[in-house]
RNA sequence: GAUUUAUAGAGAAAGAGGGAGAGAAUAGGCUCUGAGAACUCUUAGCAACCUGCUUCGGCAAGGUGCUAAAUCCUACCUAGUCAAUAUUUUAGGAACUAUAAAUU
Numbered sequence: 001g002a003u004u005u006a007u008a009g010a011g012a013a014a015g016a017g018g019g020a021g022a023g024a025a026u027a028g029g030c031u032c033u034g035a036g037a038a039c040u041c042u043u044a045g046c047a048a049c050c051u052g053c054u055u056c057g058g059c060a061a062g063g064u065g066c067u068a069a070a071u072c073c074u075a076c077c078u079a080g081u082c083a084a085u086a087u088u089u090u091a092g093g094a095a096c097u098a099u100a101a102a103u104u
Stems, first nucleotide, its partner, number of pairs: 001104008013043005021032003026075004044067003049063002051060003076093005
């Protein structure tokens, strides 16, 4: 990197370095950001997929992951809804993406 399965409206930030962008990609919207973005390091925390223990209720936290906003929202399909020179909005699904585990 690829495939499969599961989950994704919950939760959890400070310091040091850094110095202009960031929120996956494309487009639109919206938002964060010199009162310091991305990124790196340290410490702390969240969670409980794997893991360990178990009186099978749970407990622990070793391996990952995560710590602005609903995966920030929309995009494709179906059903409803609004409107008719305007195209709104609701629900469900799909796709994409992310993470974990297993296989390769």
Molecule: SAM riboswitch aptamer (S box leader)
Organism: Cytophagales bacterium